[in-house]
This is a predicted structure of a 252-nucleotide part of an RNA (large-subunit ribosomal RNA, domain VI) from a marine metagenome. Its Rfam family is "Bacterial large subunit ribosomal RNA".

Context: one part of a larger RNA
RNA sequence: CGCAGGAAAUUUGAGAGGAUCUAUCCCUAGUACGAGAGGACCGGGAUGGACAUACCUCUGGUGUAGCUGUCAUGGCGCCAGCUGUGCAGCAGGGUAGCUAAGUAUGGAAUAGAUAACCGCUGAAAGCAUCUAAGCGGGAAACUAACCUCAAAACAAGGCUUCGCUGAGGAUCGUGGAAGACUACCACGUUGAUAGGCCAGGUGUGGAAGUGGGGCGACCCAUGAAGCUUACUGGUACUAAUAAUCCGAUCGG
Numbered sequence: 001c002g003c004a005g006g007a008a009a010u011u012u013g014a015g016a017g018g019a020u021c022u023a024u025c026c027c028u029a030g031u032a033c034g035a036g037a038g039g040a041c042c043g044g045g046a047u048g049g050a051c052a053u054a055c056c057u058c059u060g061g062u063g064u065a066g067c068u069g070u071c072a073u074g075g076c077g078c079c080a081g082c083u084g085u086g087c088a089g090c091a092g093g094g095u096a097g098c099u100a101a102g103u104a105u106g107g108a109a110u111a112g113a114u115a116a117c118c119g120c121u122g123a124a125a126g127c128a129u130c131u132a133a134g135c136g137g138g139a140a141a142c143u144a145a146c147c148u149c150a151a152a153a154c155a156a157g158g159c160u161u162c163g164c165u166g167a168g169g170a171u172c173g174u175g176g177a178a179g180a181c182u183a184c185c186a187c188g189u190u191g192a193u194a195g196g197c198c199a200g201g202u203g204u205g206g207a208a209g210u211g212g213g214g215c216g217a218c219c220c221a222u223g224a225a226g227c228u229u230a231c232u233g234g235u236a237c238u239a240a241u242a243a244u245c246c247g248a249u250c251g252g
Base pairs, nucleotide, nucleotide: 006162007161008160010158011157015149016148017147018146021049022048023047024046025045026044027043033038051106052105053104054103055102059100060099061098062097067092068091069090070089071086072085073084074083075082076081110144111143112142117137118136119135120134168246169245170244171243172188173187174186175185176184193239194238195237196235197234198233199232200231203227204226209222210221211220212219213218
């Protein structure tokens, strides 16, 4: 911008794309077959590999705003305690998120029409012949089936509801498991959208101060202490205020 009135939802599926893999073992069965050696078809089951998709409960990785230890040096007058800088100073473990090496799932089954090929009936050609008329079987390929997209499918589809007594949309704001921007999604006081606060969880691992012990480094008690980012629940304290614009007229 179109889809000849404007919207909001919900759909059909023309069509397009994806996937389509494979091994080993067991049973049938040491059966059929074979002198033996060996050793099946068909059918059933189990376990894998690679690949694909989704996810983060578990196992881990990362985790530069959380916790702890520690070196050098500067600052807060000094001690103590904090704090800056040194690759995040170095090191240990680590929440959310993101992740694979982790977890889960998938390839199937089935139908149709067929290829090579195998057949039935059967003439031309009294025989024979799968073919000429006619009728079957037959593959990971084809068409469906499985997953995804899909009405610009310009033949631009269908259904429902709403408004012209203004439906609906946008601007603006608070944000997001959404995101380069845009878009998308949630919310805007009739409010839990984000922050704050409260409670919890999680992580770290036993704070400071005080008391006690030790010559001291340090240890013990108070005390599963203190601190705690992205997580969970709650709570209007703060900010989403107020308002503006577009919007049907070839239709009703």